Predicted 3D model of a 1542-nucleotide RNA (small-subunit ribosomal RNA) from an uncultured prokaryote.
[in-house]
């Protein structure tokens, strides 16, 4: 200085959150198995499955000191034969050796195996009394004297064998009498009964038949006592699951008597009684050996019961006894059965769950080894023998433990691999190289301990007559080892012989490349894979463990996920519909007694091993070992008495009774009443009534509806009426009477804990439903008809039966709800209301207090939140009920109840990783409120009808290239396809290429001409030598060659950048800090006003800020200044009369700079604010008009074909060149436009007025020609100068007269013009001729709010040419807006939600198909079990008339006794009949689950379009519909009442 040092979480439901709740993972463990890999040693462990079957060997023998004897062997001796003095063979013989078989003794009941059975006194623990116990220990007393057999053996038979029969001989420690009997047993107390065996060693006397007797020692034997050991029996307590097992039991429970046993006992029998067990779980069914312990866990617990140890049971299956101290006996017996083997077919033999081993089963478990050296056991005096117990070895990484596979140094950071941003990084000091070391393995040598005995010798002691013998002790001495080539030590050589496995998306430590392309595959959960996979496969790298590593299986843990420690039940799963009440549980105050519970120490026990602590031994550890602690338990006696219990005595605060009052739709029965509906009769009266969203069915001229009078009948009770009352709940509503239950209040009296809760039980229990009998007005499942609808088995309407009502009897369920069990106590307030009581007052009315209810808000506290909050869901106590993931399912089967419908009780297989609650943010609603917009409305003009133009779809085609394709594609990309463009098709060609860079060589580049060809191209041919130079060469260009590469309008817009569309020029979208909330989030941003606006003001737990809005920018409207050419011309002059000229700078205009407009001013409204309304002034008035400007984001929106770009693909082609064709097709459909249909018009003639643009490859004037398109022409113009260029509608005239026209111009014929290399496919325009449809357009639909719509023309881009399109420009120039109910879109607030891919959402059921498990099922096949009966082997017990019989008795006959046989009882197997239960299977059938994108509808979620749901009944393809009653877990609006704030 010590002995219990010990508690972790994560992933997954959601858009996100918190909770509930399951699933999964990380840990430890194993008698394990499998996959890959494998150096050594120590120490353990090794058929968990078929208690399946077993070949072969071994596992229990021993004793000659119990016995007869010698088959065999060895040996002393003798004889005979072969023969070489010796050997061999045969025979005789002995007993000192050995020893087969036999008699006899002891042991085979131990040791070893296994776990089938067993839910039991089997086991564990603590006790008990009515017992036995061989060998062992101690004591006492004996051990005398006789007899008859049977094995062996011999002989003779039977049998294949196993074996057996008969006759004869013989010994004993075998067997049997007799004698004796201290103690022993029985007893009626007189008495009676019962034993034994010898053997060996030694020996002085004495005796001897020479064998011995006798003495002694040792070992035995007999009787008995005590002990020890072992065993049997009894009892308390503990010991798995199922109640879908609730009643079981006739030897059953007890008694008496007897029997039986070693022993108590119904253990057995007879008789008597009727008991015994059971809800504290009997009986039955299933499963199982129990324990110490093992494993896990912080513990409490849970799971397990290999090895080791204790107990039990079993030994091929079932039954039975014998022997024995002990067995109903693993390696004994008998019988029955199954199986195997032998057989001469007559009959026999066998039992590995002993050790090895074999087959089989199985995912799976070892050698047919060595030794008795040690430990232990049996026998023996002993030596010794036996011992598959045991000790060792072998096999197996099966577990645990230890060691090694090297150490140091070493940067050129080698090579190779992998990656790369191409620079480098990494593998990596890793390797190589250099310097060392030698554990283990290898070779060689040495070498403990496990060995102590017994034996021999000497000495001493005990015993004895004895120095024999025997035993004990001491000393000396020799011998004994399977393991074993042991452990260990030393030497030698050399880094030498020794590293793998799993993982790398998160959980969970560790990342990249390639391949693959929802395939192959992975996966513990979530999940990964559909062309850029850290998730599949490979590689490089990394991480973890390491001679192992992973996987699978299993247990505990985490799991507080069965909650004793340690959970819950308003809405997540969960309070019985409600009372009464039994058992049970719990129970007020005081005192006394007791000591059962409780507490304390003591004693006994709690085996050893194990765990734990302190030591010790193996080099360490695992392992082994000594001591201790612990074993939380049980029992016994003692002590304490606070609390609980029990008993006694008392009390009044709980509970109850009495008295006086009070309120009430409390219950039951009887009676009465009025209003209304309907029906009947009559009167009046006439054509409709009724019903709906609108209708129809229906009723009505045979007189309805309406109205009046009278009558009948049934049901329900308006107003009062109220978050009012009563009742346990269901529920109860006109009035009166009778009967009756409960509650409350007040003051006293009485009883004296009489109480609370309540499993089983029992009473009541809405509606619907059932039975019998009534009743039946209205309403109304079913049903019929009419509507609606795609359909409408519905919603709506017209009818209408059960039913609704009454009586009696069933049913027993509801969202039977406060989704909240009953009782009791405690814990802030405020307000209303109902019943009672008290006090005060200014006394009808008001105030205060109290009590019993019933409501609203709210503090603390609780809650996941919502919410609850003295009527708790707060804080506590008592008792009961219930829950444990979702679905399957409140279902099946079974049982109970019911007339039935059905109710109560109540699973499993299978399947999923969720299902669920509350709250949050969005989105959505056939929810609500507010607001806006050419959104509607009010208007104007169109589209949709015609012809044509253009685009698209479709179709066609060799190709009709591609893209866009709801709004937001479709006169779109395309601001212009005859070739080109061009990407498409056909055909002819090229292959470093049409284009870029690099290398080498040649050549200037370039150019003329000709031929072939459709052309690309090919062939030939002419001219030409340039520029710079440091004279080497270089630059540009061209050609040739080879390779890197070019090229791709090929794919992916779902890999991307950029750009764009859209919501939407809508007013929104966010952040920081603070605050609130567990949190997601909220607040700010909501509210009151206001605005075009999150615009501004006010208020406010918010205060500020950012991106958006607005403003700043451009154009336009007014003015001023400056400046006047190409523009302008008022005034002056000139004039060809044209601003043409001089001139002017006023005006217009041009283009620079400024001014101006800000709700600034006035009045009103409003909170005095913001702001709005009106007005003045002003060119313009409330963002003056227009443009540019597009927040956070949405649509995987559009574009890889503008461009850029990752990846993939093609490379004599998917690249490139060329010619021709196509993109222009045409039964059709759609979009966008143009022109029209005419008189507000057409035609003809005349006459006016713009703006903004373009122009040198161009615009192109005048003039001439042509009917015209146009031609010719060429002035002028790089443009305020010239030109395109005539503006048109308008205006003024004339004509046409409502018609397919003097409208309209398509189509077609002819003739031309222009552009262009070229107008055939396929251009535009002109002239002549032709003169189609069309007479204002169905459903539907578009644009527009002022210089707008409408209408009129002009210009430009593209462009050789080719606009009805597009982009601009000006001219003329309206109508209407009451207003926000509705349609569409949007914004804000709020509400509901089962949506979150967000309503184009979610989702239900039938049907069809496939698969899976399961229920029913005529039955069928097994297992197990009950009852009744038959049967009855072996055995035991009883009986015995048959047969046989050594010991004893008897002179004999015979007897006693015994054996065999027969028989009775019990009983195994077996059989028959009939039940229960259980497994499997079964044509067919029921529902359930899961599946790809099937079919039919749309039931639910929003008011889900008929609110939903619960119970019940009917109906229907299906979700469902309808009736009756109930609930809110219903939206919206209104009313009533109450509350809050002031």
């Nucleotide at each position: 200085a010590a002995a219990u040092u010990g508690a972790a979480g994560a992933g997954u439901u959601u858009g996100a959150u918190c909770a509930u709740g399951g699933c999964u993972c990380a840990g430890a463990u194993u008698g394990a198995a499998c996959g890959c890999u494998g150096g050594c040693g120590g120490c353990a462990u090794g058929c968990u499955u078929a208690a399946c079957a077993c070949a072969u060997g071994c596992a229990a023998g021993u004793c000659g000191a119990a016995c007869g004897g010698c088959a065999g062997c060895a040996c002393a001796g003798g004889a005979u034969a072969g023969c070489u003095u010796g050997c061999u063979a045969u025979c005789c013989g002995g007993a000192a050796g050995u020893a087969g078989a036999g008699u006899g003794g002891c042991g085979g009941a131990c040791g070893g195996g296994u776990g089938a059975g067993u839910a039991a006194c089997g086991c564990g623990u603590a006790g008990g009394a009515a017992u036995c116990u061989g060998c062992c220990u101690a004591g006492u007393a004996g051990u005398g004297g006789g007899g008859g057999a049977c094995a062996a053996c011999u002989u003779a038979g039977g049998g294949a064998a196993a074996c057996u029969u008969a006759a004869g001989c013989u010994a004993a420690u075998a067997c049997c009498g007799c004698a004796u009997a201290c103690g022993c047993c029985c007893u009626a107390c007189g008495g009676g009964g019962g034993a034994a065996a010898g053997c060996a060693g030694g020996g002085g006397a004495u005796c001897u038949u020479c064998g011995g007797a006798c003495c002694u020692u040792g070992c035995g034997c007999u009787a008995u006592u005590a002990g020890a050991u072992g065993a049997g029996c009894c009892u308390g307590c503990g010991u798995c699951g199922g109640a879908u097992u609730a009643g079981c039991u006739a030897g059953u429970u007890g008694g008496u008597a007897g029997g039986g046993u070693a022993a108590a006992g119904g253990c057995c029998u007879a008789c008597c009684a009727a008991g015994g067990c059971a809800a504290c779980g009997a009986u039955c069914c299933g499963u199982a050996g129990c324990u110490g312990g093992u494993u896990u866990g912080a513990g409490a617990g849970g799971a397990c019961g290999a090895u080791c140890a204790g107990c039990c049971a079993c030994a091929c299956u079932g039954g039975g006894a014998c022997u024995g101290a002990g067995a109903c006996a693993c390696g004994g017996c008998c019988c029955a059965g199954a199986c195997u083997c032998c057989u001469a077919c007559g009959g026999g033999a066998g039992g590995c769950a002993g050790c090895a081993g074999u087959g089989g089963g199985g995912a799976a478990u070892a050698u047919u080894g060595g030794a008795c050296a040690a430990u232990g056991g049996g026998g023996g005096c002993a030596a010794c023998c036996c011992u598959g117990a045991u000790c060792c070895a072998g096999c197996a990484a099966u577990a645990c433990c230890g060691c090694g596979u090297g150490u140091g140094u070493g940067a050129a950071g080698a090579a190779g691999g992998c990656c790369u941003u191409a620079g480098g990084g990494u593998u990596g000091u890793a390797a190589a190289g250099c310097a060392c070391u030698u554990u283990c393995a290898g070779u060689a040598g040495g070498g403990a301990g496990g060995a102590a005995c017994a034996g021999g010798a000497a000495g001493a002691g005990a015993u004895u007559a004895a120095u024999a013998c025997u035993c004990u002790c001491u000393u000396c001495u020799a011998c004994u080892g399977a393991c074993g080539u042991u452990a260990c030590c030393u030497a030698c050589a050399g880094a030498a012989g020794a590293a793998g496995c799993a993982c790398c998306g998160g959980c969970u430590a560790a990342c990249u490349c390639c391949g693959u392309g929802c395939c192959a595959g992975c996966a513990g959960c979530c999940g990964c894979g559909g062309u850029a996979a850290u998730a599949c496969g490979g590689a490089g790298g990394g991480u973890g463990c390491a001679a192992g590593c992973g996987u699978u299986a299993a247990u505990c843990g985490g799991a507080a996920u069965u909650a004793c420690u340690g959970g819950g039940c308003g809405u997540a799963a969960a309070g019985c519909g409600c009372g009464c009440g039994u058992a049970g549980g719990c129970g007020g105050u005081u005192g006394a007694a007791u000591a059962a519970g409780u507490u304390g120490g003591a004693u006994g026990u709690g085996a050893a091993a194990g765990c734990c602590c302190c030591g010790g031994g193996c080099u360490u550890a695992a392992c082994c070992u000594g001591g201790g602690a612990a074993c939380u338990g049980c029992a016994u006696a003692c002590a304490a008495u606070a609390c609980u219990g029990u008993u006694c005595a008392a009390c009044u605060a709980g509970a109850g009774u009495g008295c006086a009052g009070c309120a009430g739709a409390g219950g039951a029965a009887g009676g009465u009443g009025g209003a209304a509906u309907u029906c009947c009769a009559g009167g009046u009266g006439u054509a409709g009534c009724g019903g709906u969203g609108a209708a129809a069915u229906g009723c009505g001229u045979a007189g309805a509806u309406a109205u009046c009078u009278g009558g009948a009948g049934g049901a329900a009770c308006a107003u009062c009426a109220g978050u009012g009352g009563c009742g346990a709940a269901g529920g109860c509503g006109a009035c009166c009477u009778u009967c009756u239950g409960g509650g409350c209040u007040g003051a006293c009296a009485c009883u004296g804990a009489c109480g609370c809760u309540c499993a089983u039980g029992u009473a009541c229990g809405a509606a619907a439903g059932c039975g019998u009998g009534g009743g039946g007005a209205g309403c109304a499942a079913a049903c019929a008809g009419g509507a609606u609808u795609a359909g409408a088995u519905a919603c709506c309407c017209u009818g209408g039966u059960a039913g609704u009502c009454c009586a009696c009897g069933c049913c027993g369920u509801a969202a039977a709800c406060g989704a909240u069990g009953u009782c009791a106590a405690c814990u802030a307030g405020c307000u209303g209301u109902u019943g009672g009581g008290a006090g005060g007052a200014u006394c009808u009315g008001c105030c205060u207090c109290u009590u019993a209810g019933u409501a609203g808000c709210g503090u603390a506290g609780c809650u996941a939140a919502c919410g609850c909050g003295a009527u708790a869901a707060g804080u506590u106590g008592a008792c009961c009920g219930c829950c444990u993931g979702g679905g399957g399912a409140g279902u099946a089967c079974g049982g109970c109840c019911g007339c039935a419908a059905g109710g109560c009780u109540a699973a499993a297989a299978c399947u999923c990783a969720a299902a669920u609650g509350a709250a949050u943010u969005g989105a959505c609603g056939g929810g609500g409120g507010c607001c806006c917009g050419c959104a509607c409305a009010a208007g104007c003009g169109g589209u949709g009808g015609a012809g044509c133009a253009u685009g698209u779809g479709g179709u066609u085609u060799a190709a009709u290239u591609c893209g866009a394709u709801a709004c937001a594609a479709c006169g779109c990309g395309a601001a212009a396809a005859a070739c080109c463009u061009u990407a498409c098709c056909u055909g002819c060609c090229c292959u470093u290429g049409a284009c870029a860079u690099g290398u080498a060589g040649c050549g200037a580049a370039c150019u003329u001409u000709c031929c072939a060809g459709a052309g690309a191209u090919g062939g030939a041919u002419u001219g030409g030598u340039g520029c710079c130079u440091u004279c080497g060469g270089g630059a540009a260009c061209g050609c040739u060659a080879a390779c890197a590469c070019a090229g791709g309008u090929g794919c992916u817009g779902c890999a991307u950048g950029g750009c764009u569309g859209u919501c939407g020029u809508c007013a929104g979208c966010u952040c920081g800090u603070g605050u609130c909330g567990u949190g997601a989030g909220a607040u700010g941003u909501u509210g009151g006003g206001u605005u075009a606006a999150g615009u501004c003001c006010c208020g406010c737990a918010a205060c500020g800020a950012g991106c958006g809005c607005a403003a700043c920018c451009c154009c336009u409207a007014u003015c001023u200044c400056u400046a006047g050419u190409u523009g302008c011309c008022a005034g002056c002059g000139a004039u060809u009369c044209g601003g043409u000229c001089g001139g002017g700078a006023a005006c217009u205009c041009u283009a620079g700079a400024g001014a101006g407009a800000c709700u600034g001013c006035c009045g009103g409204u409003g909170a005095u604010a913001a702001a709005c309304c009106g007005g003045a002034g002003g060119a313009a008035g409330g963002u003056g008009g227009g443009g540019a400007u597009g927040a956070c984001g949405u649509c995987a929106a559009g574009u890889c074909a503008u461009c850029a770009u990752g990846g993939c693909c093609c490379u004599u082609a998917c690249g490139g060149c060329c010619a021709g064709g196509g993109c222009u097709a045409c039964a059709c459909a759609c979009g966008u436009g143009c022109u029209a249909c005419a008189a507000u018009g057409g035609a003809u003639a005349a006459u006016a007025c713009a703006g903004a643009g373009g122009g040198u490859u161009g615009c192109g004037a005048a003039c001439c020609c042509g009917u015209a398109a146009g031609g010719a022409g060429g002035a002028g113009c790089u443009a305020a100068u010239c030109u395109c260029a005539g503006a048109a509608a308008a205006u003024u005239a004339u004509u046409c007269g409502u018609a397919g026209u003097c409208c309209g111009g398509a189509u077609u014929g002819g003739a031309g013009u222009c552009u262009g290399c070229a107008a055939c496919u396929c251009g535009a325009c002109u002239c002549c001729a032709u003169g189609a449809a069309g007479u204002c357009g169905g459903a539907a639909u578009c644009g527009c709010u002022a210089g707008u719509a409408a209408u009129c023309g002009c210009g430009g881009a593209u462009c050789a040419g080719a606009a009805u399109g597009c982009c601009g420009c000006g001219g003329u120039g309206a109508a209407u807006a009451c207003g926000u109910u509705c349609c569409c879109g949007g914004g804000c607030c709020u509400u509901g939600u089962a949506c979150a891919c967000a309503c184009c959402g979610c989702c239900c059921g039938u049907c069809a198909c496939a698969c899976c498990a399961u229920g029913g099922g005529a039955g069928u096949u097994g297992g197990u079990u009950g009852u009744a009966c038959c049967a009855g082997a072996a055995g035991u017990a009883g009986g015995u008339a048959g047969u046989c019989u050594a010991a004893c008795c008897g002179c004999a006959a015979g007897g006693a006794g015994g054996a065999c046989g027969c028989u009775u009882a019990c009983c195994a197997c077996g059989g028959u009949a009939u039940g229960g239960u259980u497994c499997a299977u079964g044509a067919c059938u029921g529902g359930g689950g899961u599946g790809a994108a099937g079919u039919c509808g749309u039931a639910a979620c929003a008011a889900g379009g008929u609110a939903g749901c619960c119970g019940u009944a009917g109906g229907g393809g299906a979700a469902c519909c309808u009736g009756c009653g109930g609930c809110u877990g219903g939206a919206u609006c209104a009313c009533c009442u109450c509350c809050u704030u002031u």
It matches the Rfam family "Bacterial small subunit ribosomal RNA". Its mean pLDDT, the model's own confidence on a scale to 100, is 85.